This is a predicted structure of a 73-nucleotide RNA (transfer RNA) from a Candidatus Pacearchaeota archaeon. It matches the Rfam family "tRNA". Its family is annotated with triplet codon-amino acid adaptor activity in the Gene Ontology. About the family: Transfer RNA (tRNA) molecules are approximately 80 nucleotides in length. The same sequence occurs in records of 2 taxa.
RNA sequence: GCCUCUAUAGCUCAGUGGUUAGAGUGCGACAUUGGUAAUGUCGAGGUCCCGGGUUCAAGUCCCGGUAGAGGCU
Numbered sequence: 001g002c003c004u005c006u007a008u009a010g011c012u013c014a015g016u017g018g019u020u021a022g023a024g025u026g027c028g029a030c031a032u033u034g035g036u037a038a039u040g041u042c043g044a045g046g047u048c049c050c051g052g053g054u055u056c057a058a059g060u061c062c063c064g065g066u067a068g069a070g071g072c073u
Base pairs, nucleotide, nucleotide: 001072002071003070004069005068006067007066010025011024012023013022018056027043028042029041030040031039049065050064051063052062053061
């Protein structure tokens, strides 16, 4: 220098262009217990990496950039 992949909650990750963006785990409260653990219920937590474009509508498609991983030379 070139190619491919990845970027979504604190962490690990889902998410057919269309309803309010989700799960597990973690965190908080409550219930349960003689008391813990475990379990259950509820809740908080998101600039969907950044900037543009296409579209009635973009986390999703297209372009550029940034960061990371892998490969080639």